[in-house]
Context: one part of a larger RNA
RNA sequence: CAAUCUUAAAGGAACUCGGCAAAUUGACUACCGUAACUUAGGGAUAAGGAGGGCUCAUUUCUCCUGAUUAAUAUCAGGUAAAAAGGAAGAAGCAUAAAAUAAUGUUGUACGACUGUUUAAUUAAAACAAAGCACUUUGCAGAAAGAUGAUAAAUCUAAGUAUUGAGUGUGAUGUCUGCCCGAUGCCGGCUGGUUAACGAAAUCUACUAAAUUAUAAAAAUUUGGUUUUUAAGGAACCCCCGGUCAAUGGCGGCCUUAACGUGAGGGUCCUAAGGUAGCGAAAUGCCUUGGCCGUUAAAUGCGGUCUUGCAUGAAUGAUAUAACGAUACAACAGCUGUCUCUAAGAUUGACUCA
Numbered sequence: 001c002a003a004u005c006u007u008a009a010a011g012g013a014a015c016u017c018g019g020c021a022a023a024u025u026g027a028c029u030a031c032c033g034u035a036a037c038u039u040a041g042g043g044a045u046a047a048g049g050a051g052g053g054c055u056c057a058u059u060u061c062u063c064c065u066g067a068u069u070a071a072u073a074u075c076a077g078g079u080a081a082a083a084a085g086g087a088a089g090a091a092g093c094a095u096a097a098a099a100u101a102a103u104g105u106u107g108u109a110c111g112a113c114u115g116u117u118u119a120a121u122u123a124a125a126a127c128a129a130a131g132c133a134c135u136u137u138g139c140a141g142a143a144a145g146a147u148g149a150u151a152a153a154u155c156u157a158a159g160u161a162u163u164g165a166g167u168g169u170g171a172u173g174u175c176u177g178c179c180c181g182a183u184g185c186c187g188g189c190u191g192g193u194u195a196a197c198g199a200a201a202u203c204u205a206c207u208a209a210a211u212u213a214u215a216a217a218a219a220u221u222u223g224g225u226u227u228u229u230a231a232g233g234a235a236c237c238c239c240c241g242g243u244c245a246a247u248g249g250c251g252g253c254c255u256u257a258a259c260g261u262g263a264g265g266g267u268c269c270u271a272a273g274g275u276a277g278c279g280a281a282a283u284g285c286c287u288u289g290g291c292c293g294u295u296a297a298a299u300g301c302g303g304u305c306u307u308g309c310a311u312g313a314a315u316g317a318u319a320u321a322a323c324g325a326u327a328c329a330a331c332a333g334c335u336g337u338c339u340c341u342a343a344g345a346u347u348g349a350c351u352c353a
Stems, first nucleotide, its partner, number of pairs: 001348008010339002014337001019334001028051002031049002037042001039171001054089002056086001058084003063078005091095001103332007110324002115127002131169006145155003172319004177250003182247002184243005191238002197232001205225007251268005277311001278308001289305006
C1' cells in the first nucleotide's frame, strides 16, 4: 500500500450524477393503537407505543373424594400438568443478554395486477395477460387457417359458429367525436375495355404435284407451311355503392362589442377541418415559459395557467384502489458518504532465511 473486518470526539448527506456503500430497524406477544384513499377485499406488521430472563404471594382451570339436591347447579378438601398475576423480591454493566432477524413516510410518472424476457453488458415503462372490438370459418369427395413436392397425408379435431383461425387494443370506471376524397377490403353492374378462343369467310409470302401458256416471268386446281382479320367473348380494371375498434386524415386570411379579448361577420380551400378530455407532458423548439409551494439558496419536484414549434380519443383518451429489485422528487431516523481523517485485527505485499 491492497483486500476483508471492528471502532470513533463534534457535526450528520455538507459527499456524490444519485444516500452508491455502510449504518439505523429487526424475531416473539392471542398486548395497546393504526390515517388518507378504496374496486369495500384492502391499505396494514400502516404509522406509533409497551412487555420480556429467575423467584414468589395470589387467582383460574383439569381430575378425584365428601356434603347438598328429585337431577344439574352449589359448597368443602386434595391434586398431575399448564396459564395468568403485582408500582412484589434477588443478582448483574447488560435479562428479545449470543446467532438469526423489515428502515419508515409522502408526492408524481409509467405499467392494472401474479407472470415472461436479451444463458455471458439492458428485468424495464418492453412481452404476455384477463377483458374489449373487428375480420373470417356451414364441414363427410373432410371448414377457414397451417405444413407438405401444385402430391399422398397431417394438424386444426376424435372439435362444429357459445367452434376454429387472424388482427388490433390491453384489468376496472367514464368515454371513444368528424371524414369514404386517396389506399385497402366487401358488394353491385344487360355500361366500357379485353386474353385464350372465334367463319368451308378473308389477306400476305414460300413451296409440292398436275394443267394451261411459253423463250422466260406468270396464271389455274388440289395440298402443305406461314401471315392478316370481323361479330362474339371471363375475371381484373374503369364504373356504381358500402366500410375507419380498415391503412390513414382531422385548414388559412381579413374584420368586429371605447382599450383588451373576440361570441359574431366576410372570403378562399377541403373528403372532413381536432369534438370530449388532457396539456412546458416519457410529447413544448423558443425555455431555466408565468405564478404558487418545497429550500437560506432549486435548470429539480409538485400544483396551476394554456400562447399544444409538433396533444387527442382501441396507432386508444382520461381517472384510478392494490401491486412494482421500475424512474424522479421530498421528509424523519440513521450513519466515516463527507468536514478529515485516525486506531486496531486478519490475509497478502514487504524484509530476512